The RNA shown here (transfer RNA) has 84 nucleotides and comes from Desulfovibrio sp.
[in-house]
RNA sequence: GCCGGAAUGGUGGAAUUGGUAGACGCAGAGGACUCAAAAUCCUCCGGUGGCAACACCUUGUGGGUUCAAGUCCCACUUCCGGUA
Numbered sequence: 001g002c003c004g005g006a007a008u009g010g011u012g013g014a015a016u017u018g019g020u021a022g023a024c025g026c027a028g029a030g031g032a033c034u035c036a037a038a039a040u041c042c043u044c045c046g047g048u049g050g051c052a053a054c055a056c057c058u059u060g061u062g063g064g065u066u067c068a069a070g071u072c073c074c075a076c077u078u079c080c081g082g083u084a
Base pairs, nucleotide, nucleotide: 001083002082003081004080005079006078007077010026011025012024019067028044029043030042031041032040046057047056048055049054060076061075062074063073064072
């Protein structure tokens, strides 16, 4: 140089054919239990604004297609593998 694959909350990792983004764990917060703790159980847990209702944003970055994109197309970045 060429070819192929990967990138999703703090973290691991799902998301079938394009149709509610973040299932299920770990970590974290609050609570129950306990003399106290561990273990166990319950609830919550992406970001910004807002008293709240709610609104907007968010799948490496930037574009495109579409009513609708994590998913399809193009370019780029980083990482992994193959090849001369």
Its mean pLDDT, the model's own confidence on a scale to 100, is 80.